Description
c-di-GMP-I riboswitch aptamer from Marinobacterium weihaiense, 85 nucleotides, folded computationally. The coordinates come from a structure-prediction model, not an experiment, and the mean pLDDT is 81. The model forms 95% of the base pairs in the Rfam consensus.
RNA sequence: CUCCCGAAAAGGCACGACGCUACGGCGUCACGCAAAGCCAUGGGGUGGUCGAUGCAGGGACGCGACUAUCCGCCAGGCUACCGAA
Numbered sequence: 001c002u003c004c005c006g007a008a009a010a011g012g013c014a015c016g017a018c019g020c021u022a023c024g025g026c027g028u029c030a031c032g033c034a035a036a037g038c039c040a041u042g043g044g045g046u047g048g049u050c051g052a053u054g055c056a057g058g059g060a061c062g063c064g065a066c067u068a069u070c071c072g073c074c075a076g077g078c079u080a081c082c083g084a085a
Stems, first nucleotide, its partner, number of pairs: 006082001012033002016029005031072001037078003041075003044070008
């Protein structure tokens, strides 16, 4: 110095609740996280818009397509503080 790992220390992020708000966020408490930093690349969850189907009409479920979102769902990629065993 690098990789694995995760004791300690210093910090970081912020499920959720409450209050405020000019609706952009702010404050307090706080579930938890060693990448709970970033990326929508492969899956997966959620929202919306359509399409086909059916004796006719409507609704729901299921199927298909498009789109938005979730990185605190999993995997993958990139970057990164500290230094015990």